Overview:
This is a predicted structure of a 74-nucleotide RNA (transfer RNA) from Ktedonobacter sp. SOSP1-52.
RNA sequence: AGUGGCAUAGCUCAAUGGUGAGAGCAUCGUCCUUAUAAGACGGGGGUUAUGGGUUCGAAUCCCAUUGCCACUAC
Numbered sequence: 001a002g003u004g005g006c007a008u009a010g011c012u013c014a015a016u017g018g019u020g021a022g023a024g025c026a027u028c029g030u031c032c033u034u035a036u037a038a039g040a041c042g043g044g045g046g047u048u049a050u051g052g053g054u055u056c057g058a059a060u061c062c063c064a065u066u067g068c069c070a071c072u073a074c
Base pairs, nucleotide, nucleotide: 001072002071003070004069005068006067007066010025011024012023013022018056027043028042029041030040031039049065050064051063052062053061
C1' cells in the first nucleotide's frame, strides 16, 4: 500500500429496515442474615465510533473518515 472483518451501557454480547435499543456480569438500593457471603426484588447507566446519503421509517442498507484485528504484497 491492497483486501476482508469489527466498532452498541463500566465489561462481555444481542437486536429480520417497523414504531419505548435489550440481556448477563459489574454498580446502587431494599428484603433476607447477629453480621458477611450466597439468594430474592427493584433502580440508575446509551450522541448504536464520526460525518453524509437512501427511505414514510436506519443500530441495521450505501459512501467517506477514524481506530483495532487478520491476511496479502513490499
Rfam family: tRNA.